Annotation
SAM riboswitch aptamer (S box leader) from a soil metagenome, 114 nucleotides, folded computationally. The coordinates come from a structure-prediction model, not an experiment, and the mean pLDDT is 82. Of the family's consensus pairs, 97% are formed in the model. The RNAcentral record of the sequence draws on MGnify. Rfam family: SAM riboswitch aptamer (S box leader). About the family: The SAM riboswitch is found upstream of a number of genes which code for proteins involved in methionine or cysteine biosynthesis in Gram-positive bacteria. Gene Ontology term of the family: regulation of gene expression.
[in-house]
RNA sequence: CUCAUCGAGACCGGCUGAGGGAUAAGGCCCUUAGACGCCGGGGCAACCGCCAGACCUAACCAAUCUGGAAAGGUGCCAACUCCUGCGACGCCCUCUGAGGUGUCGACAGAUGAG
Repeated sequence: CUCAUCGAGACCGGCUGAGGGAUAAGGCCCUUAGACGCCGGGGCAACCGCCAGACCUAACCAAUCUGGAAAGGUGCCAACUCCUGCGACGCCCUCUGAGGUGUCGACAGAUGAG
């Protein structure tokens, strides 16, 4: 840089000791009844890899699709990627507002594969 996915799922112990939830800001939340982080174990999931089938083919292979398993490589185990922020469209209120709310998209980010 490209592609795919991101509303589901999955917790105990030890160490540590004050902040943490990527990001400016705002909101909201977690946290000395010990968060975050690290280590060990356990688990979740099924991206890659693996297995089977379909498709294709003269026949294979590859690609693609479907299904399976979970011993391999990653990943993950508060809250939708915690929510908003930018744009489009719709609805609501009547304090007509820099209002509320919903959907879609963009941006940013995360994970995997290349």